Predicted 3D model of a 90-nucleotide RNA (c-di-GMP-I riboswitch aptamer) from a Bacillota bacterium. The model forms 95% of the base pairs in the Rfam consensus. NCBI's taxonomy places the organism under Bacteria, Bacillati, Bacillota. The sequence was found by an Rfam model in a public genome assembly.
This record gives sequence, C1' cells and structure tokens, in this order.
RNA sequence: CGCCGACAAAGGCAAACCUGCCGAAAGGCAGGGGCGCAAAGCCAUGGGCCUAAGGCCCGAAAAAGGGGCUAUGGUCGCCAGGCUGCCGGC
Repeated sequence: CGCCGACAAAGGCAAACCUGCCGAAAGGCAGGGGCGCAAAGCCAUGGGCCUAAGGCCCGAAAAAGGGGCUAUGGUCGCCAGGCUGCCGGC
C1' cells in the first nucleotide's frame, strides 16, 4: 500500500418509540432509548424512494372545498460512486 473481516481487543455510531424545538410536509436538531451497523464516518455526483410550500393545470360563470403534475425540499441506516478512518489476518 492492496485485499479480507473473527470466536479478538479498545472503542464508536444509534433503529423503532417517547419528550421538546424547527419545518407546509417529507424530514431535521437535542435529550432519553437500543433495532442493528466493520465504515450505520463525511459528501446529494448518478440512480431509486419520500414530501409538494411555491408554480402550472383541472374543477357550477368567477371563486371555494378538492384533485393532478412538478424539486428548488428531503433520505448517505436504499443502491452505486468519491474522500477519510480503528484493530487484526493474508
């Protein structure tokens, strides 16, 4: 340096759920809590998935309620890719 990952060692992160806050929502942040994770560390670059505020369209004549489409929003614990990293084996 590359590849691999235990029955090791030191640790790390933290699902669901609950509480508070932010947000239109998806979701995020903090505390609690642990389902799990060898990168469940970081990055939205490609794909997937989620949401639809705003915009456009539909909707008795105009409206309203409502509906449809759409990320500039989100998800790295969905996959891929990039960067970085502990211990050990080859």